[in-house]
The RNA shown here (SAM riboswitch aptamer (S box leader)) has 118 nucleotides and comes from a Steroidobacteraceae bacterium. The sequence was found by an Rfam model in a public genome assembly. It matches the Rfam family "SAM riboswitch aptamer (S box leader)". About the family: The SAM riboswitch is found upstream of a number of genes which code for proteins involved in methionine or cysteine biosynthesis in Gram-positive bacteria. The source organism's lineage runs through Bacteria, Pseudomonadati, Pseudomonadota, Steroidobacterales and Steroidobacteraceae.
């Protein structure tokens, strides 16, 4: 870079430089000189690999699986808003100005993030 597989409504500041954007996508709607991306220190959030523990499969190691349990030195990730919203479709809830909108539920695409195998 490709790909499988998981998970994404919860959490997380504070100062230097530096100076207009920036929140992945057409459009929306927010964020920004009371300082936007980004670099730099330091500080936190998390638990994917990781490490201990329990249950389960196994006659037994050992191996695999689960746990809304733990632990964070290590490798990562991340510290505005639901991955901000977005496409499709709604039979059932609920709510409105009721040919039909909204909330709101299933799907989908794509997106990050980790692990694995190229």
């Nucleotide at each position: 870079u490709g790909u499988u597989c998981a998970u994404c409504g919860a959490g997380a500041c504070c100062g230097g430089c530096u100076g207009a954007g920036g929140g992945a996508a057409a459009g929306g709607c927010c964020c920004g000189a009371a300082g936007a991306a980004g670099c730099c220190g330091g500080g936190g959030c998390a638990a994917c690999c990781g490490c201990c523990a329990g249950a389960g499969c196994c006659g037994c190691c050992a191996g695999c699986u689960c746990u809304g349990g733990g632990c964070a030195a290590g490798g990562u990730g991340c510290c505005a808003a639901c991955u901000c919203c977005g496409c499709g479709c709604c039979a059932c809830u609920c709510c409105c100005u009721c040919u039909g909108g909204g909330a709101g539920g299933c799907g989908u695409c794509a997106g990050a993030u980790g692990a694995g195998c190229g």